[in-house]
RNA sequence: UGAAGAAAAGCCAAACCAGUCGAAAGACUGGGACGGAAAAUCACGGGUCUUUCAGUCUUAAAAAGACAGCCGGAUUGCCAGCA
Repeated sequence: UGAAGAAAAGCCAAACCAGUCGAAAGACUGGGACGGAAAAUCACGGGUCUUUCAGUCUUAAAAAGACAGCCGGAUUGCCAGCA
């Protein structure tokens, strides 16, 4: 460097529970472990969700936000049998 996830070590931590914060979506901390090789970082495109406004009887528009463990994209990156 390539291919690949075999082994081992380490890492993260869904649901749920408790506490705190927020109007909400949610966030943080502790417990917990369904999973993860980018489940690390970034709201750039799509998507989902919350709130507000206007409008109206159809569920589309606008604004402000949330989600990176929904998909895509960008950047960086652990171990390591084998070639």

Model confidence (mean pLDDT): 79 of 100. c-di-GMP-I-UAU riboswitch aptamer from Desulfococcus sp., 83 nucleotides, folded computationally. The sequence was found by an Rfam model in a public genome assembly. Lineage of the source: Bacteria > Thermodesulfobacteriota > Desulfobacteria > Desulfococcaceae > Desulfococcus. It matches the Rfam family "c-di-GMP-I-UAU riboswitch aptamer". Gene Ontology term of the family: cyclic-di-GMP binding. Of the family's consensus pairs, 95% are formed in the model.